[in-house]
Context: one part of a larger RNA
This record gives sequence, C1' cells and structure tokens, in this order.
RNA sequence: GGCGGAUGGCGGAUGCCUAGGCUUCAGGAAGCGACGAAAGACGCGGUAAGCUGCGAAAAGCCCCGGGGAGCCGCAAACAGGCUUAGAUCCGAGGAUAUCUGAAUGGGGCGACCCGCCGUAUAGAAGAUACGGCACCUUAAUAAGGAGCGAACCCGGUGAACUGAAACAUCUAAGUAGCCGGAGGAAGAGAAAACAACAGUGAACCCCCCAGUAGAGGCGAUCGAAGAGGGGCGUGCCCAAACCGCGGCGGUCAAGGCCGGCGCGGGGUAGAGGACUCCCGUCACGCACGGAAGGUAUAAGGAGAACAGGCGGUGGAAAACGCCGGCGACACGGGUGACAGCCCCGUAUCCGUAAGACCCCUUCCGGCAGGGAAGAUCCGGAGUAGCGCGGGACACGAGGAAUCCUGCGUGAAGCAGCCGGGACCAUCCGGCAAGGCUGAAUAUUACCUGAAGACCGAUAGCGAACCAGUACCGUGAGGGAAAGGUGAAAAGAACCCCGAGCAGGGGAGUGAAAUAGAACCUGAAACCAUCCGCCU
Repeated sequence: GGCGGAUGGCGGAUGCCUAGGCUUCAGGAAGCGACGAAAGACGCGGUAAGCUGCGAAAAGCCCCGGGGAGCCGCAAACAGGCUUAGAUCCGAGGAUAUCUGAAUGGGGCGACCCGCCGUAUAGAAGAUACGGCACCUUAAUAAGGAGCGAACCCGGUGAACUGAAACAUCUAAGUAGCCGGAGGAAGAGAAAACAACAGUGAACCCCCCAGUAGAGGCGAUCGAAGAGGGGCGUGCCCAAACCGCGGCGGUCAAGGCCGGCGCGGGGUAGAGGACUCCCGUCACGCACGGAAGGUAUAAGGAGAACAGGCGGUGGAAAACGCCGGCGACACGGGUGACAGCCCCGUAUCCGUAAGACCCCUUCCGGCAGGGAAGAUCCGGAGUAGCGCGGGACACGAGGAAUCCUGCGUGAAGCAGCCGGGACCAUCCGGCAAGGCUGAAUAUUACCUGAAGACCGAUAGCGAACCAGUACCGUGAGGGAAAGGUGAAAAGAACCCCGAGCAGGGGAGUGAAAUAGAACCUGAAACCAUCCGCCU
C1' cells in the first nucleotide's frame, strides 16, 4: 500500500409519517370602488424584532344573538390584570378607520411639501381644530363617470417563428399580443330563413351528417350545409298611415287653409294595418310595478351503546385470551400500539334576534280580443342594386351567388320588392334598409361541502417551513434552499475535565439518550482505528 472483516465518524439515501399541494364533482357567489377600492407605507402591546390583528377610539370600541369557564393571538416565561354582574371565543349589525394609492385643493422623487374659503377658540394678523375646494358628462352644485379584478364574452387592431422538407400565393391565424366594452353570463334571436314540387317554421348548445360536398402554388393544407336525433323553450315593442292635444311658421278674402315640431291614442304583418261597419269587453296569460304573508338561511343545541370484569405482554392496551352486556340510518379523527360502546364527532332531529336577497303564495295596479268589404292611404332611401377597391363567408376572383363597405352612382315602392350559388323564364319561399328578449351554453379569482387505482418533502403548487421571501439584475424580470426529539419536556438538578456561555465524562429523566435538541430510521461514496491475509 491492497483486499477482507469489525467498530466508529462523516453523509442524508431509504422506510414510515403529513401540517401542504394536485385534480374532479356539487352547491353558492360572480364583483369591489369618490360612503375613497385593490395594493401599500407608518404606527398600535407593560416588556415586542417578525407574523397575525387593528388604526391616534389602534392584538381593539358599541350593540344584538350564540356560548358557559376560563381568558389576556403565533408564544414559553416575567410582571400585571379580566371573568358566573357571564369574560375569552363564535355569528349579525354598527363606530373608529393616520398617510399613500383612481387620489380628486395645488405640487411631488408614492406614503412628502405648500395653499385658498368657511366656522370656532376670540376681536385683527399669526396659530390650532373641524368642514369644504380636481376633471369629465349635464341646464344643473341633481345624478353619474374615473380605478382595480382569475377565467369566460363581444368588438377594434393584429404579428412572427413554423409548415409547405427551400420560398413568394398559401399555412401558422384572425392565433399570440395590444386597445375598447359589458355581464353573471356574453353574443345570437322571432325569417326579405331553409328547402324542393314534399315539407320545416326564431336563435342557441350537443350528437350525427363528414374528413363528406367542396376550397387548394388542386401543394402543404383548409373544410362546410340541408336533412335526422336530442337539450331548452317565448315571444314581443316601435316607425308610418289615421285621430287628438299643445307650441311654432307661412298665407289669407280674417271664415280658414297649408307646413313643420313635441306629446298622447292607434298599429306591427305576408298579405297586414289605417279608413268605414259589425260582434265582444270575457277568459287564458305576462319577461312589468307595489303590498302582505310564507319558506329557506348565521353562530349554534341534542345526539346511541361498558367509568365492563379477569388474565396476560408491554413504558403505555385500543393488541392477545377468557367471560358478561349493549348500540348500529352511526362515516371519520383522536386517545402512550390496532377502540362500534374512552374523547371529538358522524347519521338523525332541533334552533336562529334584528335586517336583507332569491324563491313561493295571495292581493292590487299595468299590459292584453275577433270579424266583413273593398275605392283611397301607410308599411324603415342616399337605402337596395350597380361600378371600382377591399374584407367576411369551408369557398385563394373563380362560372361566384350571399353578407359587410372606403369612393362613385343610384331605384321600385304592393300591379311592389328580395331570395332559391353566374344569368333568364316558370315555379316556390319570404318582406331588407328600427328595436327588445328568459332558458338550455362558456368560465371559476372567491366561499362551502364531497371525493380520488393523485403526490408524499429532488415528489406534490415556485412556495408543507414567516416564499414570490432570501438572493441576482439599472430595469423589465429571474427566483431558491429549508419538514420529523419524545407518549409526555419529564429538554438533563448536581459533580468533574476544559480558557470556555465550546465540547465532553458521570449523575439523573425516559421504554429507549447510538431518541440530547447538529435530535425517527440512518444506505452508499469518503475518512479513521483495530484484526486477518498478501506484497
């Protein structure tokens, strides 16, 4: 020095554990904010650095309800207090709520600086206290807006990498990003629809149709619709004709006539409405307003069955054995190892003041019928269509219908107009150029409950632990590591070694101290010592 063995050290794998995560489901809720939010700064404790809570009324104040013996948070100890005259704690409501922040009197390098007006102290100046003083919309000093927030939704704007085995049309993709807006959902929606000689009857979502028809440097790729089956279900209101009322204007022969505006009635469809006439004035109902009542809802309360017995192992019984009894509409967790009957709970039942929302019921109000005839009147115009240029449609200009529109042009008007994939005819379907509309659908930051052939500390969220922290970066931003004594601190009095508040040896505790806080288990690499063999 090597190999092997043993004993230790170092190390922190493995096993076991879970306080934390992940995912899904159900229900709730789906907003907060000038009544000052979200997010913060700085403070508040007897002692107080951090976290939590709170705000100069500062780990809290008031009140109502619950609860019933302890309490003064994490967090021990010291000191001092509170509490059956009901504290702490839990729930509902209220008060207070510094400064920054939309931040809003003005300014500003956020948490700072400086004002004006009014009132009061009090009589001027100065001072202090309290209240007010931004901008936009608007007639307004009424009322509203502004900012924040995870996803879902609508609109505007809108890439590139990439794919095409290069690349330009094309694709990625109307995606990402950015901007605006709204709601608990949003959007769409009551046929100028589809269809095909038969019919359907708003829109939305799912299945299917179908990777079909088609589009396509006919490359890469893109990719419907009718029908059929389900979910859900709901239909309405204006504009106009006509009538009435009130202003205004024009004109006049002063009787009036005409025009336009506002408000009310009327009316809403594919054949209808107005107009004139007739019947009826009821019923069914409604997505609207109000009132009363009801249900449900908080913290909570009750909640079965052994203080079972003996033996026996153990530190400890809930294990094991014997004996007796009881519960079970009763999960689960805890207790010194594995408990139906020890504890907490669970099933089940009960309870909830004040004040609200939703829901339900009743009542009141509001809305709310049909027919006949045809002469006249009305039925959404810079619109439809067309040309040019774009865009959307599965459809890339194509034979290209349909929809949108920047520029230009520009109808008919019910004997009318649009569509049925160029276009024309026939036929069929419908009535544009105004508006509203619940449900089934999408999502989950947040709250409650439940679950898992999900993870178990290099896993699972980045974060089980004081983590978006420490740390890095000028900044945008990036972003960790780090869990486990024991049943119980019983956390080692006292003695000794030592320079020692280091460390260790005794003693003591404990079932165990090779469980001693660098604390469960304690693998390997690596180190040391001893022994054996070899060189």

The part of an RNA shown here (large-subunit ribosomal RNA, domain I) has 535 nucleotides and comes from Fibrobacter sp. NCBI's taxonomy places the organism under Bacteria, Pseudomonadati, Fibrobacteria, Fibrobacterales, Fibrobacter. The coordinates come from a structure-prediction model, not an experiment, and the mean pLDDT is 81. The sequence was found in a public genome assembly. Its Rfam family is "Bacterial large subunit ribosomal RNA". Rfam links the family to the GO terms structural constituent of ribosome and ribosome.